[in-house]
RNA sequence: AGCUGCAACAUCCCCGUCGGCUGGGCGGACUGAGGUUCACAGCGAGCCGACUGCAGCU
Repeated sequence: AGCUGCAACAUCCCCGUCGGCUGGGCGGACUGAGGUUCACAGCGAGCCGACUGCAGCU
């Protein structure tokens, strides 16, 4: 340096960080009542990329 597997660290367990996409939730506005749009958040949903750390291989 590359590859593979993983998240120990966490005020029970799960949860490494950031960003993006899809789809949900809560609230506001509009509405032709089908939805549209704005915003919020440990969204215990999925996926993608980069990075941190752990273990292993080359």